RNA sequence: GCCGGUUUAGCUCAGUUGGUAGAGCAACCGCCUUGUAAGCGGUAGGUCGCGAGUUCGAGUCCCGCAACCGGCA
Numbered sequence: 001g002c003c004g005g006u007u008u009a010g011c012u013c014a015g016u017u018g019g020u021a022g023a024g025c026a027a028c029c030g031c032c033u034u035g036u037a038a039g040c041g042g043u044a045g046g047u048c049g050c051g052a053g054u055u056c057g058a059g060u061c062c063c064g065c066a067a068c069c070g071g072c073a
Stems, first nucleotide, its partner, number of pairs: 001072007010025004019056001027043005049065003053061001
């Protein structure tokens, strides 16, 4: 230099044909318990890596850039 993959909540990851962004764990509150853990119920937490474009509407489609991983030279 070329090719491919990944980037979404604190962490690990879903998100189907473009139509209100989700789960588990963690955090916080409550229930339960003599108390702790476990268990149960709830709450909060996201400029979806950055920028631009298409569209009535973009996590999703197009383009550029960045970081990381792999391959080729």

Predicted 3D model of a 73-nucleotide RNA (transfer RNA) from Methylorubrum thiocyanatum. Its mean pLDDT, the model's own confidence on a scale to 100, is 82. The organism belongs to Methylorubrum, within Bacteria. It matches the Rfam family "tRNA". The family's RNA type in Rfam is transfer RNA.